[in-house]
Context: one part of a larger RNA
Molecule: small-subunit ribosomal RNA, 5' domain
Organism: uncultured bacterium
RNA sequence: GAUGAACGCUAGCGAGACGCUUAACACAUGCAAGUCGAAUGCUGAUUUAUCAGCAUGGCAGACGGGUGAGUAACACGUGCUUAAUUUGCCCCGGAGUGGGGGACAACAUCGGAAACGGUGAUAAUCCCGCAUACGUUCCAUAAAAUGAAAAUAUAUGGAAGAAAGAUUUAUCGCUCUGGGAGGAGGGCGCGCCUGACUAGUUAGUUGGUGAGGUAAUGGCUCACCAAGACGAUGAUCAGUAGCUGGUCUGAGAGGACGAACAGCCACAAUGGGACUGAGACAAGGCCCAUACCCCUACGGGGGGCAGCAGUGGGGAAUCUUGCGCAAUGGACGAAAGUCUGACGCAGCGAUCUCGCGUGAAGGAUGAAGCUUUGCGGAGUGUAAACUUCUUUUCUGGGAGAAAACGACUGAUGGUAUCUCAGGAAUAAGGGACGGCUAACUACGUGCCAGCAGCCGCGGUAAUACGUAGGUCCCAAGCGUUAUCC
Numbered sequence: 001g002a003u004g005a006a007c008g009c010u011a012g013c014g015a016g017a018c019g020c021u022u023a024a025c026a027c028a029u030g031c032a033a034g035u036c037g038a039a040u041g042c043u044g045a046u047u048u049a050u051c052a053g054c055a056u057g058g059c060a061g062a063c064g065g066g067u068g069a070g071u072a073a074c075a076c077g078u079g080c081u082u083a084a085u086u087u088g089c090c091c092c093g094g095a096g097u098g099g100g101g102g103a104c105a106a107c108a109u110c111g112g113a114a115a116c117g118g119u120g121a122u123a124a125u126c127c128c129g130c131a132u133a134c135g136u137u138c139c140a141u142a143a144a145a146u147g148a149a150a151a152u153a154u155a156u157g158g159a160a161g162a163a164a165g166a167u168u169u170a171u172c173g174c175u176c177u178g179g180g181a182g183g184a185g186g187g188c189g190c191g192c193c194u195g196a197c198u199a200g201u202u203a204g205u206u207g208g209u210g211a212g213g214u215a216a217u218g219g220c221u222c223a224c225c226a227a228g229a230c231g232a233u234g235a236u237c238a239g240u241a242g243c244u245g246g247u248c249u250g251a252g253a254g255g256a257c258g259a260a261c262a263g264c265c266a267c268a269a270u271g272g273g274a275c276u277g278a279g280a281c282a283a284g285g286c287c288c289a290u291a292c293c294c295c296u297a298c299g300g301g302g303g304g305c306a307g308c309a310g311u312g313g314g315g316a317a318u319c320u321u322g323c324g325c326a327a328u329g330g331a332c333g334a335a336a337g338u339c340u341g342a343c344g345c346a347g348c349g350a351u352c353u354c355g356c357g358u359g360a361a362g363g364a365u366g367a368a369g370c371u372u373u374g375c376g377g378a379g380u381g382u383a384a385a386c387u388u389c390u391u392u393u394c395u396g397g398g399a400g401a402a403a404a405c406g407a408c409u410g411a412u413g414g415u416a417u418c419u420c421a422g423g424a425a426u427a428a429g430g431g432a433c434g435g436c437u438a439a440c441u442a443c444g445u446g447c448c449a450g451c452a453g454c455c456g457c458g459g460u461a462a463u464a465c466g467u468a469g470g471u472c473c474c475a476a477g478c479g480u481u482a483u484c485c
Base pairs, nucleotide, nucleotide: 001484002483003482005481006480007479008478009477012356013355014354015353016352017351018349019348020314025312026311027310029309030308031307034059035058036057039056040055041054042053043052044051045050046049066267067266068265076191077190078189079188080187081186082185085184086183087182090180091179092178093177094176095175096174097173098130100128101127102126107120108119109118110117111116136160137159138158139157140156141155142154145152165172166171193239194238195237200230201229202228205227206226207225208224209223210222211221212220242264243263244262245261246257247256248255249254269290270289271288272287273286292303293302294301295300320346322345323344324343328342329340330339331338332337359389360388361387362386369380370379371378372377394422395421396420397419398418399417403412429474430473431472432471433470434455435454436453440469441468442467443466444465450457451456
């Protein structure tokens, strides 16, 4: 000098930030992801045109939000690469949208405490065939361009593979396909903590051939074959740790750290698994196992705050079970709009930084009190009183925003701010004073009581202990402790 700090004493206001560093401990309650009737069936209500609900279907739920347990790794950072890849919605193009069939919910009924199950019936942008095929994919042939390398590009022929409708008639959709944008996956070079009182490690191990698998390369997996691969330039093992932009310090080099904000990664009670999907091996989805908790009619079921609040616990220690979708952003929808603990705000906390105030001017050879004294005086000290003035703040009354856009819309908020009135009124403490180190006397105590960061003070005149007066330094803070430079 610094801090996501804590503790002690003290405390007037505002703005902007920040606020479980410990138990990735356990969680009561509420909310945090829905939306679409312009895809479809049905039920109910009113009333014949709407509304509400259930279910099928579509899109979203892989975003946004949290946490840092694990991870020493191509996890991250940076540069290159993919001739080894993929991409819903969006943008710009090309070509289509013909004709059939089927099931399952809601519903009805039966069973069941519930979760749910059996039977029967039905619609669609649900599911499945058929036709067609500009591109596309595969196969064959040709000539030969780029390149280190052809699986790329070009031409011809053959084979395979699509679709769904809605409406207020404006459009919005659906299928195949080319390109783009943004995103994702893979590979490589370099960088990336400590220990050798860890020296050898490794059998899918290292490589090859073939196959499987994947969007895609690859021991990714498998069969066979070979015996390799890594290591004192530190393998392996052990410990610690999310990484980075950055932050703190320092003249710099460096050292330490990785709160908030931003990028990436990993995780979602613990362990494992896949399904759906453009995208997950999915925090508020599914299945299995384990531990724990809850309900039960004992037959069986349900749950997962490292989302926002909040509770218990742990701890030196860290907030409200608030308001609003007005703005920004997101999901769905043609739209109106709905949802949004993202977000915008408010609340609490001197936790930090910054700003303001606690009055201003005048006022004595200088009151009183207190301290001191060599008893003459000296200090506190223009300080006070007193006079004049001001009203930042404060109290009361009145008015009252911007933020908001082409238009509507303000949670914040009757807030900020403006104006009128009142009255110095409502507002100063903490630490230190032997040297380092700015600031000294008196009394008490007497190696006692005590102080102390280091040196060291205290045993009868202690500037070092305690008190008082005075002084010094900071100031709504001041000190102490902890940690880093």